This is a predicted structure of a 109-nucleotide RNA (Guanidine-I riboswitch aptamer) from Thioclava sp. JE_KL1.

[in-house]
Parts: sequence; C1' cells; structure tokens
RNA sequence: GUGCAGGGCGCUUAGGGUUCCGUUGCCGACAAGGCAGGUCUGGUCCGAGAAGUGCCACCCACGCGGCAAAUUCCGUGCGGGCACACGGCGGGCCAAAAUCCCGGGAGAU
Repeated sequence: GUGCAGGGCGCUUAGGGUUCCGUUGCCGACAAGGCAGGUCUGGUCCGAGAAGUGCCACCCACGCGGCAAAUUCCGUGCGGGCACACGGCGGGCCAAAAUCCCGGGAGAU
C1' cells in the first nucleotide's frame, strides 16, 4: 500500500412516540356517545452496526464419501473462529417519534 469472515432473519431490551385499547379531565343524564390530555406508570405499536440472544450463512483446520482425478470441484462429519467500532447537522417513514432508515454515510481517530 492492497485485500478481507464485517452478511441475513427472528425474539428481546435500552430508547421512542400516541393510531387503537386503557386511563385522567370535561360535555352529556351517573346512559349512549363525543371532545381534550403522552407534561398519563401502562397493553397494542416502532425499535438498535457500534445492546443481549437464537438460527442460518460465512472463514479456518482435520476426517470421510463422490467423480477418471483433486490441496483445488461437489457433498458430509467434527472442532475452532466470526474481531474492532468515536460520530454530527440535515433529510425520510409510519398515527407519531426515536439510539428506526439514509448510515459502519459526511467527518474524526
């Protein structure tokens, strides 16, 4: 200097708001129903690259099988690995917001 195992999906959490439910206040007749409040702990809901976890994929070593043959191709078993990771402004989605998405981006180191 160049390259790479930096991938995908699910569940959950930190976090997030307010469609729906609940709840609180008001109107109404203590009804039905309606209006307002997320500066209502909540259920539903959204939800992490730099949170947790599971599965798959992937990487390495070894063994076995297939084919005319193989370290190389295809399949399979077993063991190991999957590291590191500071970060705006602004914009976007849904009812809305966000540590969601743009984005492991710009930039910094």